[in-house]
Molecule: SAM riboswitch aptamer (S box leader)
Organism: uncultured Caulobacterales bacterium
RNA sequence: UCAUCAUCAAGACCGGCAGAGGGACAGGCCCUUUGAAGCUGGGGCAACCUCGAGCAUUUUCAUAGAAAAUGUGUGAACGGUGCCAAAUCCUGCAGCUUGGGUGCAAGCCGCGAAGAUGAGGA
Numbered sequence: 001u002c003a004u005c006a007u008c009a010a011g012a013c014c015g016g017c018a019g020a021g022g023g024a025c026a027g028g029c030c031c032u033u034u035g036a037a038g039c040u041g042g043g044g045c046a047a048c049c050u051c052g053a054g055c056a057u058u059u060u061c062a063u064a065g066a067a068a069a070u071g072u073g074u075g076a077a078c079g080g081u082g083c084c085a086a087a088u089c090c091u092g093c094a095g096c097u098u099g100g101g102u103g104c105a106a107g108c109c110g111c112g113a114a115g116a117u118g119a120g121g122a
Stems, first nucleotide, its partner, number of pairs: 001122002004119005013042005021031003025092004043084003048080002050076003054072008088114001093110001095108005
């Protein structure tokens, strides 16, 4: 970098350095000198990987059992990541309804695009 699968309405902040930007992109709307990004010390959230016990299914060994794989809900949080304004801040694609009359507004809806994170793979 590419493709695959899963998740994305919950949750979680203080200090130091620094000094104007930030919220991926576009439009909107926000945050920010009552201090942005970045770096850094500490703290926290969550539970993808991980670990434990249970249950179910399948297979194998075998015989009132054992092992492995998969699935499922559950507990833990030493370790690998991630995260700690706003739903992924909202919309971006398709369809439907209503209004207006022009290419617009409002609402509904599918889990659409794009993105983020993780896992294993090329």